[in-house]
Bacterial RNase P class A from a soil metagenome, 350 nucleotides, folded computationally. It matches the Rfam family "Bacterial RNase P class A". Rfam describes the family as follows. Ribonuclease P (RNase P) is a ubiquitous endoribonuclease, found in archaea, bacteria and eukarya as well as chloroplasts and mitochondria. Gene Ontology terms of the family: ribonuclease P activity, dimeric ribonuclease P complex and tRNA processing. The RNAcentral record of the sequence draws on MGnify.
RNA sequence: GGCGAUCGCUCGCGUUUUCGCGAGAGGAAAGUCCGGGCUCCACAGGGCAGGGUGCCGGGUAACCCCCGGUGAGGGUGACCUCGAGGAAAGUGCCACAGAGAGUAGACCGCCCGGACCGGCCUCGCCGCUCCGGGCAAGGGUGAAACGGUGGGGCAAGAGCCCACCGCGCAGCCGGCAACGGUUGCGGCACGGCAAACCCCACCCGGAGCAAGACCGCGUAUAGGGGCGUUCGAGGGCUGCCCGCCCGAGCCCCAGGGUAGGUCGCACGAGGCGCCCGGCGACGGGCGUCCCAGAUGAAUGAUCGCCAGCUCGAACCGGGGAGACCCGGUAGAGCGACAGAACCCGGCUUA
Numbered sequence: 001g002g003c004g005a006u007c008g009c010u011c012g013c014g015u016u017u018u019c020g021c022g023a024g025a026g027g028a029a030a031g032u033c034c035g036g037g038c039u040c041c042a043c044a045g046g047g048c049a050g051g052g053u054g055c056c057g058g059g060u061a062a063c064c065c066c067c068g069g070u071g072a073g074g075g076u077g078a079c080c081u082c083g084a085g086g087a088a089a090g091u092g093c094c095a096c097a098g099a100g101a102g103u104a105g106a107c108c109g110c111c112c113g114g115a116c117c118g119g120c121c122u123c124g125c126c127g128c129u130c131c132g133g134g135c136a137a138g139g140g141u142g143a144a145a146c147g148g149u150g151g152g153g154c155a156a157g158a159g160c161c162c163a164c165c166g167c168g169c170a171g172c173c174g175g176c177a178a179c180g181g182u183u184g185c186g187g188c189a190c191g192g193c194a195a196a197c198c199c200c201a202c203c204c205g206g207a208g209c210a211a212g213a214c215c216g217c218g219u220a221u222a223g224g225g226g227c228g229u230u231c232g233a234g235g236g237c238u239g240c241c242c243g244c245c246c247g248a249g250c251c252c253c254a255g256g257g258u259a260g261g262u263c264g265c266a267c268g269a270g271g272c273g274c275c276c277g278g279c280g281a282c283g284g285g286c287g288u289c290c291c292a293g294a295u296g297a298a299u300g301a302u303c304g305c306c307a308g309c310u311c312g313a314a315c316c317g318g319g320g321a322g323a324c325c326c327g328g329u330a331g332a333g334c335g336a337c338a339g340a341a342c343c344c345g346g347c348u349u350a
Stems, first nucleotide, its partner, number of pairs: 001306007009024006026337001030348002033346005038208004045242004050204005055069005070084001071082004085199002090197002092193003107139002109135007117127004147165006166188001167186008212263004223253005234246004270289008308334004314329006
């Protein structure tokens, strides 16, 4: 866990005080994280603020969900993952280290010229130190250093020049699109961060079944204070402002009363089966079924048999040289997570 018996619980029905029959939790009923139905708030409107979503196409009542693609990353691979708009609008940040962290920068280094000194195979070369200048290749720092590799070039170097790769722009082709492919041009301009502010596009009224409706019961039409009745309190449009509407009551103190019943509420974006369309999420058609409804809150307890899982040193059978392995039996143990509360679709967790 299944079946049966006994004793109970909740609801419904019946020929009803004590009886009989029927039904009685979940894959998550949970967290209450998203989305919707339903209900009420009196459904002009505009602006601002705020919140959410964020590649593309589709599904859906809707979604922060699902499906199919694209791109990026990972993996030998099957496949998996993604917090995936914008950094050539602006602002801001980039610790430590480092010369320099963004119209950056020169510590070591490389090269040229000069001065002094020294050496020598002695009149031209080499070396130390210093001064002036050129460079950004190599070293070094860093998560990141203003494209990479190779060649040419140069005093030394450098997209300075060239090829390929990368990047950007434009055209063409394929695709609904995201995007992909290709051709040409540009010597490179555009470092990273938007889970920093922000910008862009789209979406969003609020509160919730203790919503809300009805019935019943009770009280105070008592007392004190303040504001107000067109010179308008207060309220609604549920953040704010404008604007519009209602408007004669409203607020505070002290005291008192009620918290019972019915509905909402179990037929629903419903379950199951078959067929059709679609890669799929899903949609359509036909048939069939009715499936918890409590409110101090039901759905449980005990026993028996069977099944499941775990252990099994004892026994049986088989295998093996052996350690041991496989199957079965007696026996022993275990029963998870949890639990409806208006209802659905998801996600997450157990």